The RNA shown here (transfer RNA) has 72 nucleotides and comes from Penicillium roqueforti FM164.
Lineage of the source: Eukaryota > saccharomyceta > Eurotiomycetes > Eurotiales > Penicillium roqueforti.
Model confidence (mean pLDDT): 81 of 100.
Rfam family: tRNA. About the family: Transfer RNA (tRNA) molecules are approximately 80 nucleotides in length.
RNA sequence: GCUCCGAUGGUCUAGUGGUUACGACGUUGCUUUCCCAAAGCAACAGCCCGGGUUCGAAUCCCGGUCGGUGCA
Numbered sequence: 001g002c003u004c005c006g007a008u009g010g011u012c013u014a015g016u017g018g019u020u021a022c023g024a025c026g027u028u029g030c031u032u033u034c035c036c037a038a039a040g041c042a043a044c045a046g047c048c049c050g051g052g053u054u055c056g057a058a059u060c061c062c063g064g065u066c067g068g069u070g071c072a
Base pairs, nucleotide, nucleotide: 001071002070004068005067006066007065010025011024012023018055026044027043028042029041030040031039048064049063050062051061052060
């Protein structure tokens, strides 16, 4: 330098053009308990950046940044 893959709450993860972006862990509160743990309920918190296509983009296209694989 080139090819390919990836980037989604604090962490891990689903999503393949249209519903309030899925679930788990986590944190906080409540219930339960003599207390703690466990369990149940509720809340908190996210689409890497810029542009384009489209009535509509996390999703498709282009560029960039970062990480990874392979080739030279």